Notes:
A computed fold for an 88-nucleotide RNA from Nesterenkonia natronophila, annotated as SAM riboswitch aptamer (S box leader). Rfam family: SAM riboswitch aptamer (S box leader). Gene Ontology term of the family: regulation of gene expression. The model forms 96% of the base pairs in the Rfam consensus. Model confidence (mean pLDDT): 81 of 100.
RNA sequence: GGUCCAUCCCGAGCGGCCGAGAGAUCUGGCUCAAUGACGCCGCAGCAACCCGGAACCUGCCGGGUGCUACCGCCAGGUCCGAUGGGAG
Repeated sequence: GGUCCAUCCCGAGCGGCCGAGAGAUCUGGCUCAAUGACGCCGCAGCAACCCGGAACCUGCCGGGUGCUACCGCCAGGUCCGAUGGGAG
RNA backbone atom coordinates (compact mmCIF):
# COMPACT_ATOMS: atom_id res chain seq x y z
P G A 1 -0.45 3.67 3.63
O5' G A 1 -0.72 2.77 2.33
C5' G A 1 -0.69 3.34 1.03
C4' G A 1 -0.69 2.24 0.00
C3' G A 1 -1.92 1.37 0.00
O3' G A 1 -2.99 1.93 -0.74
C1' G A 1 0.00 0.00 0.00
P G A 2 -4.48 1.77 -0.21
O5' G A 2 -4.89 0.29 -0.65
C5' G A 2 -5.00 -0.05 -2.02
C4' G A 2 -5.13 -1.54 -2.19
C3' G A 2 -6.30 -2.18 -1.45
O3' G A 2 -7.52 -2.06 -2.17
C1' G A 2 -4.35 -3.42 -1.02
P U A 3 -8.88 -1.91 -1.35
O5' U A 3 -9.05 -3.29 -0.57
C5' U A 3 -9.31 -4.50 -1.26
C4' U A 3 -9.36 -5.66 -0.30
C3' U A 3 -10.38 -5.54 0.82
O3' U A 3 -11.68 -5.88 0.39
C1' U A 3 -8.32 -6.25 1.70
P C A 4 -12.92 -5.15 1.04
O5' C A 4 -13.11 -5.87 2.45
C5' C A 4 -13.45 -7.24 2.51
C4' C A 4 -13.37 -7.75 3.93
C3' C A 4 -14.16 -6.95 4.96
O3' C A 4 -15.53 -7.28 4.98
C1' C A 4 -11.99 -7.37 5.79
P C A 5 -16.60 -6.19 5.42
O5' C A 5 -16.38 -6.08 6.99
C5' C A 5 -16.68 -7.17 7.85
C4' C A 5 -16.27 -6.86 9.28
C3' C A 5 -16.84 -5.58 9.87
O3' C A 5 -18.18 -5.72 10.30
C1' C A 5 -14.54 -5.73 10.36
P A A 6 -19.15 -4.46 10.26
O5' A A 6 -18.66 -3.58 11.50
C5' A A 6 -18.74 -4.11 12.82
C4' A A 6 -18.04 -3.19 13.80
C3' A A 6 -18.46 -1.74 13.76
O3' A A 6 -19.67 -1.49 14.46
C1' A A 6 -16.11 -1.87 13.82
P U A 7 -20.66 -0.35 13.94
O5' U A 7 -19.93 0.99 14.40
C5' U A 7 -19.67 1.21 15.78
C4' U A 7 -18.71 2.37 15.96
C3' U A 7 -19.14 3.68 15.34
O3' U A 7 -20.09 4.38 16.13
C1' U A 7 -16.87 3.28 14.84
P C A 8 -21.20 5.27 15.38
O5' C A 8 -20.35 6.49 14.78
C5' C A 8 -19.69 7.38 15.65
C4' C A 8 -18.84 8.37 14.89
C3' C A 8 -19.57 9.17 13.82
O3' C A 8 -20.29 10.26 14.38
C1' C A 8 -17.47 8.44 13.00
P C A 9 -21.87 10.23 14.35
O5' C A 9 -22.19 11.37 15.38
C5' C A 9 -22.09 11.12 16.79
C4' C A 9 -22.60 12.32 17.53
C3' C A 9 -23.13 12.00 18.93
O3' C A 9 -22.91 13.11 19.79
C1' C A 9 -24.87 12.90 17.62
P C A 10 -21.45 13.40 20.33
O5' C A 10 -21.69 13.41 21.90
C5' C A 10 -22.61 12.53 22.54
C4' C A 10 -22.09 12.15 23.90
C3' C A 10 -20.94 13.01 24.42
O3' C A 10 -21.41 14.19 25.03
C1' C A 10 -20.43 10.71 24.71
P G A 11 -20.62 15.57 24.80
O5' G A 11 -19.24 15.34 25.57
C5' G A 11 -19.21 15.10 26.97
C4' G A 11 -17.82 14.66 27.38
C3' G A 11 -16.72 15.64 27.00
O3' G A 11 -16.52 16.58 28.02
C1' G A 11 -16.15 13.45 26.29
P A A 12 -16.51 18.14 27.64
O5' A A 12 -14.98 18.53 27.79
C5' A A 12 -14.19 17.99 28.84
C4' A A 12 -12.78 17.73 28.37
C3' A A 12 -12.20 18.83 27.50
O3' A A 12 -11.64 19.85 28.29
C1' A A 12 -11.83 16.73 26.48
P G A 13 -12.00 21.37 27.92
O5' G A 13 -11.25 21.57 26.55
C5' G A 13 -11.11 22.86 25.99
C4' G A 13 -9.89 23.54 26.56
C3' G A 13 -9.59 24.88 25.91
O3' G A 13 -9.03 25.73 26.91
C1' G A 13 -7.75 23.47 25.67
P C A 14 -9.33 27.32 26.82
O5' C A 14 -7.96 27.93 27.41
C5' C A 14 -6.90 28.23 26.57
C4' C A 14 -5.58 27.96 27.26
C3' C A 14 -4.38 28.58 26.58
O3' C A 14 -4.24 29.96 26.89
C1' C A 14 -3.90 26.34 27.09
P G A 15 -3.64 30.91 25.73
O5' G A 15 -2.09 30.53 25.69
C5' G A 15 -1.24 30.82 26.79
C4' G A 15 0.12 30.20 26.59
C3' G A 15 0.84 30.54 25.31
O3' G A 15 1.44 31.82 25.35
C1' G A 15 0.99 28.23 25.67
P G A 16 1.62 32.65 23.97
O5' G A 16 2.80 31.90 23.21
C5' G A 16 4.11 31.91 23.75
C4' G A 16 5.04 31.02 22.94
C3' G A 16 5.11 31.33 21.46
O3' G A 16 5.97 32.41 21.16
C1' G A 16 4.84 29.02 21.76
P C A 17 5.62 33.39 19.91
O5' C A 17 5.97 32.49 18.64
C5' C A 17 7.30 32.05 18.41
C4' C A 17 7.35 31.08 17.23
C3' C A 17 6.77 31.62 15.94
O3' C A 17 7.69 32.44 15.22
C1' C A 17 5.98 29.43 16.33
P C A 18 7.12 33.67 14.39
O5' C A 18 6.33 32.99 13.18
C5' C A 18 7.01 32.20 12.21
C4' C A 18 6.03 31.46 11.35
C3' C A 18 5.11 32.36 10.53
O3' C A 18 5.70 32.70 9.30
C1' C A 18 3.86 30.63 11.61
P G A 19 5.63 34.19 8.76
O5' G A 19 4.21 34.25 8.07
C5' G A 19 3.80 33.23 7.17
C4' G A 19 2.29 33.19 7.07
C3' G A 19 1.68 34.46 6.49
O3' G A 19 0.53 34.13 5.72
C1' G A 19 0.87 34.12 8.68
P A A 20 0.42 34.74 4.25
O5' A A 20 -1.04 34.30 3.82
C5' A A 20 -1.31 32.93 3.49
C4' A A 20 -2.79 32.67 3.55
C3' A A 20 -3.66 33.79 2.97
O3' A A 20 -4.83 33.25 2.39
C1' A A 20 -4.24 33.42 5.21
P G A 21 -4.87 32.88 0.83
O5' G A 21 -6.21 31.99 0.75
C5' G A 21 -6.16 30.61 1.01
C4' G A 21 -6.07 30.33 2.49
C3' G A 21 -6.93 29.18 2.99
O3' G A 21 -6.37 27.91 2.70
C1' G A 21 -7.15 30.97 4.46
P A A 22 -7.35 26.66 2.35
O5' A A 22 -8.01 26.34 3.77
C5' A A 22 -7.21 25.91 4.86
C4' A A 22 -8.05 25.73 6.11
C3' A A 22 -9.24 24.80 5.96
O3' A A 22 -8.87 23.44 6.03
C1' A A 22 -9.92 26.75 7.06
P G A 23 -9.73 22.35 5.20
O5' G A 23 -11.05 22.21 6.07
C5' G A 23 -10.97 21.74 7.41
C4' G A 23 -12.33 21.74 8.06
C3' G A 23 -13.45 21.07 7.28
O3' G A 23 -13.38 19.67 7.33
C1' G A 23 -14.22 23.08 8.21
P A A 24 -13.93 18.76 6.13
O5' A A 24 -12.89 18.91 4.94
C5' A A 24 -11.57 18.43 5.02
C4' A A 24 -11.22 17.58 3.80
C3' A A 24 -11.84 18.04 2.49
O3' A A 24 -11.04 19.02 1.87
C1' A A 24 -12.14 15.71 2.76
P U A 25 -11.76 20.27 1.15
O5' U A 25 -12.30 19.69 -0.23
C5' U A 25 -11.40 19.16 -1.20
C4' U A 25 -12.18 18.43 -2.27
C3' U A 25 -13.36 19.19 -2.84
O3' U A 25 -12.97 20.10 -3.85
C1' U A 25 -14.03 17.00 -2.29
P C A 26 -13.75 21.49 -3.98
O5' C A 26 -15.05 21.12 -4.80
C5' C A 26 -14.96 20.73 -6.17
C4' C A 26 -16.34 20.40 -6.71
C3' C A 26 -17.43 21.40 -6.38
O3' C A 26 -17.43 22.52 -7.26
C1' C A 26 -18.21 19.21 -5.96
P U A 27 -17.85 23.95 -6.69
O5' U A 27 -19.43 23.84 -6.55
C5' U A 27 -20.25 23.75 -7.71
C4' U A 27 -21.70 23.53 -7.32
C3' U A 27 -22.25 24.48 -6.27
O3' U A 27 -22.61 25.74 -6.81
C1' U A 27 -22.86 22.27 -5.73
P G A 28 -22.45 27.05 -5.90
O5' G A 28 -23.62 26.91 -4.83
C5' G A 28 -24.97 26.89 -5.25
C4' G A 28 -25.89 26.51 -4.12
C3' G A 28 -25.74 27.32 -2.84
O3' G A 28 -26.38 28.58 -2.92
C1' G A 28 -25.90 25.02 -2.31
P G A 29 -25.97 29.73 -1.88
O5' G A 29 -26.67 29.20 -0.55
C5' G A 29 -26.18 29.60 0.71
C4' G A 29 -26.71 28.67 1.78
C3' G A 29 -26.21 28.98 3.17
O3' G A 29 -26.96 30.01 3.79
C1' G A 29 -25.95 26.68 2.74
P C A 30 -26.22 31.18 4.54
O5' C A 30 -25.72 30.49 5.88
C5' C A 30 -26.64 29.76 6.69
C4' C A 30 -25.88 28.91 7.69
C3' C A 30 -24.78 29.63 8.44
O3' C A 30 -25.29 30.39 9.52
C1' C A 30 -23.97 27.55 7.67
P U A 31 -24.38 31.54 10.16
O5' U A 31 -23.39 30.68 11.06
C5' U A 31 -22.09 31.12 11.32
C4' U A 31 -21.21 29.95 11.69
C3' U A 31 -19.79 30.35 12.04
O3' U A 31 -19.70 30.75 13.39
C1' U A 31 -19.74 28.58 10.48
P C A 32 -18.83 32.02 13.76
O5' C A 32 -17.33 31.46 13.70
C5' C A 32 -16.96 30.36 14.50
C4' C A 32 -15.55 29.92 14.17
C3' C A 32 -14.53 31.04 13.99
O3' C A 32 -14.07 31.54 15.23
C1' C A 32 -14.31 29.51 12.22
P A A 33 -13.82 33.13 15.36
O5' A A 33 -12.64 33.39 14.32
C5' A A 33 -11.35 32.84 14.56
C4' A A 33 -10.41 33.15 13.41
C3' A A 33 -10.34 34.61 12.97
O3' A A 33 -9.57 35.40 13.85
C1' A A 33 -10.43 33.23 11.08
P A A 34 -10.11 36.89 14.21
O5' A A 34 -8.76 37.73 14.25
C5' A A 34 -7.82 37.65 13.17
C4' A A 34 -6.66 38.58 13.41
C3' A A 34 -6.98 40.05 13.22
O3' A A 34 -6.15 40.82 14.08
C1' A A 34 -5.36 39.39 11.65
P U A 35 -6.78 41.78 15.17
O5' U A 35 -7.15 40.84 16.40
C5' U A 35 -6.12 40.24 17.19
C4' U A 35 -6.73 39.44 18.32
C3' U A 35 -7.58 38.27 17.87
O3' U A 35 -7.45 37.21 18.82
C1' U A 35 -8.88 39.71 19.20
P G A 36 -6.32 36.12 18.68
O5' G A 36 -6.21 35.91 17.10
C5' G A 36 -7.01 34.94 16.44
C4' G A 36 -6.22 34.31 15.32
C3' G A 36 -5.07 33.42 15.79
O3' G A 36 -4.92 32.33 14.89
C1' G A 36 -4.24 35.15 14.43
P A A 37 -4.34 30.92 15.45
O5' A A 37 -5.51 29.92 15.08
C5' A A 37 -6.81 30.07 15.63
C4' A A 37 -7.87 29.95 14.56
C3' A A 37 -7.80 28.68 13.73
O3' A A 37 -8.44 27.59 14.36
C1' A A 37 -7.98 30.55 12.30
P C A 38 -7.65 26.20 14.51
O5' C A 38 -7.20 25.83 13.03
C5' C A 38 -8.14 25.33 12.09
C4' C A 38 -7.45 25.06 10.77
C3' C A 38 -6.21 24.18 10.85
O3' C A 38 -6.51 22.80 10.89
C1' C A 38 -5.74 26.07 9.54
P G A 39 -5.68 21.83 11.85
O5' G A 39 -4.16 22.03 11.37
C5' G A 39 -3.73 21.50 10.11
C4' G A 39 -2.30 21.95 9.83
C3' G A 39 -1.27 21.54 10.87
O3' G A 39 -0.83 20.20 10.68
C1' G A 39 -0.98 23.81 10.35
P C A 40 -0.53 19.28 11.96
O5' C A 40 0.88 19.79 12.48
C5' C A 40 2.03 19.69 11.66
C4' C A 40 3.20 20.42 12.28
C3' C A 40 3.49 20.07 13.73
O3' C A 40 4.24 18.88 13.87
C1' C A 40 3.51 22.41 13.47
P C A 41 4.02 17.96 15.18
O5' C A 41 4.71 18.78 16.34
C5' C A 41 6.12 18.99 16.34
C4' C A 41 6.54 19.94 17.44
C3' C A 41 6.08 19.56 18.85
O3' C A 41 6.90 18.56 19.43
C1' C A 41 5.65 21.84 18.50
P G A 42 6.25 17.55 20.50
O5' G A 42 6.10 18.44 21.81
C5' G A 42 7.24 18.96 22.46
C4' G A 42 6.85 19.93 23.56
C3' G A 42 5.89 19.38 24.60
O3' G A 42 6.53 18.59 25.58
C1' G A 42 5.18 21.52 23.93
P C A 43 5.78 17.32 26.21
O5' C A 43 4.71 17.98 27.20
C5' C A 43 5.14 18.65 28.37
C4' C A 43 4.05 19.56 28.91
C3' C A 43 2.77 18.86 29.37
O3' C A 43 2.88 18.29 30.66
C1' C A 43 2.20 20.71 28.03
P A A 44 2.02 16.98 31.01
O5' A A 44 0.53 17.53 31.03
C5' A A 44 0.10 18.39 32.06
C4' A A 44 -1.27 18.98 31.76
C3' A A 44 -2.40 17.98 31.63
O3' A A 44 -2.90 17.56 32.88
C1' A A 44 -2.50 19.49 29.84
P G A 45 -3.46 16.04 33.00
O5' G A 45 -4.82 16.07 32.18
C5' G A 45 -5.92 16.87 32.62
C4' G A 45 -6.94 17.02 31.52
C3' G A 45 -7.67 15.75 31.13
O3' G A 45 -8.76 15.47 31.99
C1' G A 45 -6.94 16.89 29.20
P C A 46 -9.20 13.94 32.17
O5' C A 46 -9.94 13.62 30.80
C5' C A 46 -11.13 14.29 30.42
C4' C A 46 -11.58 13.82 29.06
C3' C A 46 -11.85 12.33 28.96
O3' C A 46 -13.18 12.04 29.35
C1' C A 46 -10.51 13.04 27.14
P A A 47 -13.48 10.67 30.16
O5' A A 47 -13.30 9.54 29.07
C5' A A 47 -14.12 9.52 27.90
C4' A A 47 -13.54 8.57 26.88
C3' A A 47 -13.60 7.10 27.31
O3' A A 47 -13.83 6.27 26.18
C1' A A 47 -11.35 7.79 26.98
P A A 48 -15.04 5.25 26.21
O5' A A 48 -14.97 4.54 24.80
C5' A A 48 -15.86 4.90 23.76
C4' A A 48 -15.23 4.63 22.41
C3' A A 48 -14.34 3.39 22.36
O3' A A 48 -15.09 2.21 22.16
C1' A A 48 -13.21 5.22 21.38
P C A 49 -14.60 0.83 22.85
O5' C A 49 -13.42 0.32 21.91
C5' C A 49 -13.68 -0.06 20.57
C4' C A 49 -12.39 -0.34 19.84
C3' C A 49 -11.44 -1.30 20.55
O3' C A 49 -11.78 -2.65 20.35
C1' C A 49 -10.24 0.59 19.83
P C A 50 -11.51 -3.73 21.51
O5' C A 50 -9.93 -3.91 21.50
C5' C A 50 -9.28 -4.48 20.36
C4' C A 50 -7.78 -4.36 20.50
C3' C A 50 -7.18 -4.95 21.77
O3' C A 50 -7.02 -6.36 21.69
C1' C A 50 -6.26 -2.82 21.40
P C A 51 -7.11 -7.26 23.03
O5' C A 51 -5.75 -6.95 23.78
C5' C A 51 -4.51 -7.36 23.22
C4' C A 51 -3.34 -6.89 24.07
C3' C A 51 -3.42 -7.23 25.54
O3' C A 51 -3.05 -8.57 25.82
C1' C A 51 -2.80 -4.98 25.31
P G A 52 -3.75 -9.36 27.05
O5' G A 52 -3.10 -8.68 28.33
C5' G A 52 -1.72 -8.86 28.61
C4' G A 52 -1.25 -7.93 29.70
C3' G A 52 -1.96 -8.05 31.04
O3' G A 52 -1.52 -9.16 31.81
C1' G A 52 -1.73 -5.78 30.49
P G A 53 -2.53 -9.87 32.82
O5' G A 53 -2.63 -8.81 34.01
C5' G A 53 -1.48 -8.51 34.79
C4' G A 53 -1.75 -7.37 35.74
C3' G A 53 -2.88 -7.59 36.72
O3' G A 53 -2.50 -8.40 37.82
C1' G A 53 -3.05 -5.43 35.80
P A A 54 -3.55 -9.43 38.47
O5' A A 54 -4.46 -8.50 39.39
C5' A A 54 -3.92 -7.85 40.54
C4' A A 54 -4.78 -6.70 40.97
C3' A A 54 -6.21 -7.06 41.35
O3' A A 54 -6.32 -7.56 42.67
C1' A A 54 -6.24 -5.22 39.91
P A A 55 -7.35 -8.76 42.99
O5' A A 55 -8.76 -8.09 42.74
C5' A A 55 -9.27 -7.08 43.62
C4' A A 55 -10.47 -6.39 43.02
C3' A A 55 -11.69 -7.27 42.82
O3' A A 55 -12.46 -7.38 44.00
C1' A A 55 -11.27 -6.05 40.84
P C A 56 -13.25 -8.76 44.32
O5' C A 56 -14.39 -8.76 43.21
C5' C A 56 -15.42 -7.75 43.21
C4' C A 56 -16.22 -7.80 41.92
C3' C A 56 -17.28 -8.88 41.87
O3' C A 56 -18.43 -8.40 41.18
C1' C A 56 -15.79 -9.15 40.06
P C A 57 -19.67 -7.95 42.07
O5' C A 57 -20.36 -6.86 41.14
C5' C A 57 -19.69 -5.63 40.86
C4' C A 57 -20.11 -5.08 39.50
C3' C A 57 -21.59 -4.79 39.37
O3' C A 57 -21.74 -3.67 38.51
C1' C A 57 -20.96 -6.38 37.75
P U A 58 -22.35 -2.37 39.12
O5' U A 58 -22.21 -1.34 37.95
C5' U A 58 -22.14 -1.76 36.59
C4' U A 58 -20.76 -1.48 36.02
C3' U A 58 -20.77 -1.04 34.55
O3' U A 58 -19.73 -0.11 34.35
C1' U A 58 -19.43 -2.95 34.80
P G A 59 -19.80 1.01 33.24
O5' G A 59 -18.54 1.95 33.54
C5' G A 59 -18.62 2.97 34.52
C4' G A 59 -17.82 2.65 35.74
C3' G A 59 -16.30 2.76 35.63
O3' G A 59 -15.83 4.09 35.69
C1' G A 59 -16.83 0.76 36.70
P C A 60 -14.41 4.45 34.99
O5' C A 60 -13.32 3.82 35.96
C5' C A 60 -13.17 4.30 37.29
C4' C A 60 -12.00 3.63 37.99
C3' C A 60 -10.65 3.80 37.32
O3' C A 60 -10.08 5.07 37.58
C1' C A 60 -10.93 1.56 38.00
P C A 61 -9.11 5.72 36.47
O5' C A 61 -7.76 4.88 36.63
C5' C A 61 -7.01 4.92 37.84
C4' C A 61 -5.83 3.99 37.77
C3' C A 61 -4.94 4.14 36.55
O3' C A 61 -4.04 5.23 36.65
C1' C A 61 -5.37 1.86 36.92
P G A 62 -3.58 5.99 35.30
O5' G A 62 -2.53 5.01 34.63
C5' G A 62 -1.30 4.72 35.28
C4' G A 62 -0.56 3.62 34.58
C3' G A 62 -0.31 3.82 33.10
O3' G A 62 0.76 4.69 32.83
C1' G A 62 -1.08 1.63 33.47
P G A 63 0.73 5.58 31.49
O5' G A 63 1.00 4.53 30.32
C5' G A 63 2.26 3.89 30.23
C4' G A 63 2.23 2.78 29.21
C3' G A 63 1.89 3.19 27.78
O3' G A 63 3.00 3.75 27.09
C1' G A 63 0.64 1.28 28.36
P G A 64 2.74 4.82 25.94
O5' G A 64 2.17 3.95 24.73
C5' G A 64 3.01 3.01 24.07
C4' G A 64 2.28 2.36 22.91
C3' G A 64 1.59 3.33 21.96
O3' G A 64 2.47 3.91 21.01
C1' G A 64 0.11 1.59 22.52
P U A 65 2.29 5.44 20.61
O5' U A 65 0.93 5.44 19.79
C5' U A 65 0.85 4.76 18.54
C4' U A 65 -0.58 4.60 18.10
C3' U A 65 -1.38 5.87 17.94
O3' U A 65 -1.11 6.59 16.76
C1' U A 65 -2.66 4.30 19.11
P G A 66 -1.20 8.19 16.79
O5' G A 66 -2.77 8.45 16.98
C5' G A 66 -3.70 8.07 15.98
C4' G A 66 -5.11 8.14 16.50
C3' G A 66 -5.63 9.53 16.79
O3' G A 66 -6.08 10.20 15.62
C1' G A 66 -6.15 8.12 18.59
P C A 67 -5.85 11.77 15.47
O5' C A 67 -6.98 12.40 16.41
C5' C A 67 -8.35 12.16 16.15
C4' C A 67 -9.18 12.48 17.38
C3' C A 67 -9.14 13.92 17.84
O3' C A 67 -10.04 14.75 17.12
C1' C A 67 -8.82 12.49 19.69
P U A 68 -9.74 16.28 16.97
O5' U A 68 -9.96 16.87 18.44
C5' U A 68 -11.26 16.98 18.99
C4' U A 68 -11.21 17.66 20.34
C3' U A 68 -10.52 19.01 20.35
O3' U A 68 -11.40 20.05 19.95
C1' U A 68 -9.75 17.69 22.17
P A A 69 -10.84 21.17 18.94
O5' A A 69 -12.15 22.05 18.73
C5' A A 69 -13.36 21.41 18.38
C4' A A 69 -14.50 22.40 18.52
C3' A A 69 -15.78 21.97 17.84
O3' A A 69 -16.54 21.13 18.69
C1' A A 69 -15.30 24.21 17.25
P C A 70 -17.24 19.81 18.02
O5' C A 70 -18.46 20.46 17.22
C5' C A 70 -19.48 21.18 17.91
C4' C A 70 -20.30 21.98 16.93
C3' C A 70 -20.97 21.17 15.84
O3' C A 70 -22.17 20.59 16.31
C1' C A 70 -19.96 23.10 14.91
P C A 71 -22.92 19.47 15.44
O5' C A 71 -21.81 18.37 15.17
C5' C A 71 -21.45 17.40 16.15
C4' C A 71 -21.57 16.00 15.61
C3' C A 71 -20.88 15.74 14.28
O3' C A 71 -20.36 14.41 14.28
C1' C A 71 -23.15 15.19 14.09
P G A 72 -18.76 14.16 14.52
O5' G A 72 -18.04 14.64 13.20
C5' G A 72 -17.72 13.72 12.21
C4' G A 72 -16.90 14.35 11.11
C3' G A 72 -17.65 15.42 10.30
O3' G A 72 -16.72 16.33 9.73
C1' G A 72 -17.11 13.59 8.92
P C A 73 -16.67 17.83 10.17
O5' C A 73 -18.17 18.33 10.32
C5' C A 73 -18.72 18.56 11.59
C4' C A 73 -19.97 19.39 11.51
C3' C A 73 -20.97 18.97 10.43
O3' C A 73 -21.76 17.86 10.81
C1' C A 73 -20.68 21.31 10.37
P C A 74 -22.37 16.90 9.62
O5' C A 74 -23.57 17.75 9.04
C5' C A 74 -24.67 18.09 9.86
C4' C A 74 -25.69 18.88 9.06
C3' C A 74 -26.13 18.23 7.76
O3' C A 74 -27.11 17.24 7.96
C1' C A 74 -25.62 20.50 7.36
P A A 75 -27.15 15.93 7.01
O5' A A 75 -27.76 16.46 5.64
C5' A A 75 -29.10 16.93 5.59
C4' A A 75 -29.44 17.36 4.17
C3' A A 75 -28.96 16.42 3.08
O3' A A 75 -29.82 15.31 2.90
C1' A A 75 -28.41 18.63 2.51
P G A 76 -29.20 13.84 2.55
O5' G A 76 -28.83 13.96 1.00
C5' G A 76 -29.86 14.13 0.04
C4' G A 76 -29.27 14.53 -1.29
C3' G A 76 -28.13 13.66 -1.81
O3' G A 76 -28.58 12.45 -2.39
C1' G A 76 -27.53 15.92 -2.05
P G A 77 -27.72 11.11 -2.20
O5' G A 77 -26.41 11.40 -3.05
C5' G A 77 -26.45 11.33 -4.47
C4' G A 77 -25.23 11.97 -5.10
C3' G A 77 -23.93 11.19 -5.02
O3' G A 77 -23.89 10.10 -5.92
C1' G A 77 -23.51 13.47 -4.64
P U A 78 -23.13 8.74 -5.47
O5' U A 78 -21.59 9.16 -5.51
C5' U A 78 -21.01 9.70 -6.71
C4' U A 78 -19.55 10.05 -6.50
C3' U A 78 -18.66 8.85 -6.18
O3' U A 78 -17.43 8.99 -6.87
C1' U A 78 -18.43 10.51 -4.50
P C A 79 -17.20 8.03 -8.19
O5' C A 79 -16.43 6.75 -7.64
C5' C A 79 -17.09 5.77 -6.87
C4' C A 79 -16.09 4.81 -6.27
C3' C A 79 -14.96 5.47 -5.50
O3' C A 79 -14.61 4.66 -4.37
C1' C A 79 -14.07 4.15 -7.25
P C A 80 -15.05 5.11 -2.95
O5' C A 80 -14.86 6.69 -2.89
C5' C A 80 -13.62 7.29 -3.21
C4' C A 80 -13.42 8.58 -2.47
C3' C A 80 -12.73 8.45 -1.13
O3' C A 80 -11.32 8.31 -1.25
C1' C A 80 -14.58 9.90 -0.91
P G A 81 -10.53 7.37 -0.22
O5' G A 81 -10.57 8.24 1.10
C5' G A 81 -9.96 9.52 1.14
C4' G A 81 -10.32 10.26 2.40
C3' G A 81 -9.84 9.61 3.69
O3' G A 81 -8.47 9.90 3.94
C1' G A 81 -12.07 10.31 3.95
P A A 82 -7.59 8.81 4.78
O5' A A 82 -8.05 9.09 6.29
C5' A A 82 -7.88 10.37 6.86
C4' A A 82 -8.50 10.42 8.24
C3' A A 82 -8.08 9.28 9.16
O3' A A 82 -6.84 9.53 9.77
C1' A A 82 -10.42 9.53 9.24
P U A 83 -5.83 8.28 10.02
O5' U A 83 -6.44 7.59 11.31
C5' U A 83 -6.60 8.34 12.50
C4' U A 83 -7.43 7.57 13.51
C3' U A 83 -7.03 6.12 13.70
O3' U A 83 -5.88 5.95 14.51
C1' U A 83 -9.36 6.25 13.48
P G A 84 -4.88 4.69 14.21
O5' G A 84 -5.62 3.47 14.92
C5' G A 84 -5.91 3.52 16.31
C4' G A 84 -6.91 2.46 16.68
C3' G A 84 -6.53 1.05 16.29
O3' G A 84 -5.62 0.45 17.19
C1' G A 84 -8.75 1.46 15.67
P G A 85 -4.51 -0.61 16.64
O5' G A 85 -5.37 -1.92 16.37
C5' G A 85 -6.02 -2.58 17.45
C4' G A 85 -7.03 -3.57 16.94
C3' G A 85 -6.50 -4.67 16.03
O3' G A 85 -5.85 -5.71 16.74
C1' G A 85 -8.46 -3.77 15.10
P G A 86 -4.65 -6.53 16.01
O5' G A 86 -5.45 -7.49 15.01
C5' G A 86 -6.38 -8.44 15.51
C4' G A 86 -7.10 -9.14 14.40
C3' G A 86 -6.22 -9.83 13.37
O3' G A 86 -5.72 -11.07 13.84
C1' G A 86 -7.94 -8.66 12.27
P A A 87 -4.22 -11.60 13.37
O5' A A 87 -4.49 -12.17 11.90
C5' A A 87 -5.38 -13.25 11.71
C4' A A 87 -5.71 -13.39 10.24
C3' A A 87 -4.51 -13.48 9.31
O3' A A 87 -3.96 -14.79 9.26
C1' A A 87 -6.06 -11.93 8.46
P G A 88 -2.35 -14.99 9.06
O5' G A 88 -2.11 -14.60 7.55
C5' G A 88 -2.70 -15.38 6.51
C4' G A 88 -2.59 -14.67 5.18
C3' G A 88 -1.18 -14.30 4.75
O3' G A 88 -0.48 -15.39 4.18
C1' G A 88 -2.63 -12.47 4.41